[in-house]
Context: one part of a larger RNA
RNA sequence: UGACGGGGGCCCGCACAAGCGGUGGAGCACGUGGUUUAAUUCGAUGCUAACCGAAGAACCUUACCUGGUCUUGACAUCCUCCGAACGGUUUAGAGAUAGACUGGUGCCCACCUUUGGUGGGAACGGAGAGACAGGUGCUGCAUGGCUGUCGUCAGCUCGUGCCGUGAGGUGUUGGGUUAAGUCCCGCAACGAGCGCAACCCCUAUUCAUAGUUGCCAUCGGUAAGGCCGGGCACUCUAUGGAUACUGCCCGUGAUAAACGGGAGGAAGGUGGGGACGACGUCAAGUCAUCAUGGCCUUUAUGACCAGGGCUACACACGUGCUACAAUGGUACGUACAGAGGGCAGCGAAGCCGCGAGGUGUAGCGAAUCCCUAAAAGCGUGCCUUAGUUCGGAUUGUAGUCUGCAAUUCGACUACAUGAAGGCGGAAUCGCUAGUAAUCGCAGGUCAGCAAAACUGCGGUGAAUACGUUCCCGGGCCUUGUACA
Numbered sequence: 001u002g003a004c005g006g007g008g009g010c011c012c013g014c015a016c017a018a019g020c021g022g023u024g025g026a027g028c029a030c031g032u033g034g035u036u037u038a039a040u041u042c043g044a045u046g047c048u049a050a051c052c053g054a055a056g057a058a059c060c061u062u063a064c065c066u067g068g069u070c071u072u073g074a075c076a077u078c079c080u081c082c083g084a085a086c087g088g089u090u091u092a093g094a095g096a097u098a099g100a101c102u103g104g105u106g107c108c109c110a111c112c113u114u115u116g117g118u119g120g121g122a123a124c125g126g127a128g129a130g131a132c133a134g135g136u137g138c139u140g141c142a143u144g145g146c147u148g149u150c151g152u153c154a155g156c157u158c159g160u161g162c163c164g165u166g167a168g169g170u171g172u173u174g175g176g177u178u179a180a181g182u183c184c185c186g187c188a189a190c191g192a193g194c195g196c197a198a199c200c201c202c203u204a205u206u207c208a209u210a211g212u213u214g215c216c217a218u219c220g221g222u223a224a225g226g227c228c229g230g231g232c233a234c235u236c237u238a239u240g241g242a243u244a245c246u247g248c249c250c251g252u253g254a255u256a257a258a259c260g261g262g263a264g265g266a267a268g269g270u271g272g273g274g275a276c277g278a279c280g281u282c283a284a285g286u287c288a289u290c291a292u293g294g295c296c297u298u299u300a301u302g303a304c305c306a307g308g309g310c311u312a313c314a315c316a317c318g319u320g321c322u323a324c325a326a327u328g329g330u331a332c333g334u335a336c337a338g339a340g341g342g343c344a345g346c347g348a349a350g351c352c353g354c355g356a357g358g359u360g361u362a363g364c365g366a367a368u369c370c371c372u373a374a375a376a377g378c379g380u381g382c383c384u385u386a387g388u389u390c391g392g393a394u395u396g397u398a399g400u401c402u403g404c405a406a407u408u409c410g411a412c413u414a415c416a417u418g419a420a421g422g423c424g425g426a427a428u429c430g431c432u433a434g435u436a437a438u439c440g441c442a443g444g445u446c447a448g449c450a451a452a453a454c455u456g457c458g459g460u461g462a463a464u465a466c467g468u469u470c471c472c473g474g475g476c477c478u479u480g481u482a483c484a
Stems, first nucleotide, its partner, number of pairs: 001484002003481003007478007015468002019431005026322008034313002042053002064308007073132001077131002079128005086103007107121006134297002137295003143291002145286003148282001150280001155194006161170003174185003200274004205242007214232001219229003245268001248262005324424001328383007340371003345364002350359003390421001395416007437460007
């Protein structure tokens, strides 16, 4: 100087408390361990691994296994020779491949010459020789880059000066204050940098501009729909501006910083949300995104193909979904979003089918058309506490769709079947407001889909916080130490 203390003081955080809803019990989905296996490819392992890399494993992906094959190679550059490239038919085979027949003669330059021929070149294909290629092989404890975490915590330092033999200290401590090393005052310190804040984006109010979205607001037409004429007032859209700064008032305070209250205002003291992560810590994670040193491999640890595996299943853990019902289930009727996506695409109406879906093709490269029904909600009826009209696992049969192909191993539909489950031990998680809870919608990936995941979007919409003694994590000062 740090680190640590079941030392002290001060102060924060859904850290506790107060409250709401869960997990832990059931079934299923997904991930992981373990076990099994020819293989169940690899990585991630307390918080900070375990719906994580993977925003989508039937083939492909794919790195794994079995078998069949290749050896200058699936890919790059260079050399020599042959052939334009490229395509069609067919045989064997699981295919990779191997073979047979056949069509076809291009582009640029030069010469001979004008039916055309010869030579060279570029691209491409085949054969050959070697330099080399290749490696998702090892080392994240050789590395770059990127990332997690402490933590959006308020800290981490430097120059000069001063103090100390020195390590170092001071500044950065102190009195107040703040979300903040934020600001004020004081002070052997005076300044400065990286962080904080602000500058950026979305959202809340408003103005201007602009109107093939919106409106009967106003006028006319119409049996009906902004449907038509007409119009940019409103809504909205998207570009630019305005607005909030403790600016104003009162009180408290050191007359300071600031704090408490008030006015005005759409919004008030950082308005709400996002992006943004200091010096560093964990030899944290990643050599499998990529790059890269070293090592290893080179008829194989490289490459191609078919099939299988990554989907196994006495079990254990994690994350979710659905429930156990009446604030519910069910039938019929009826209302209101936002944000997205669409041409190898979204696909309307109509018709067929109980349905998944089929048919059909209108419209739309989309504020115009489509996906698109929002659901919870509201109204009426039934169910009456029951393993039930709760719950839907499991299984059987029949189908639909995607795709070369659903056996291993897809999703969905109909009928039948109806399991466990009566609110969950010890323990444990999230959340302070348009939040939790609850309800649906969309998107990416994607032929299809194991999505109950993820990323967004809106609808309905709470309870509680006395307080900081205690648990956890953190900041500042101080104290002890046989620790560094």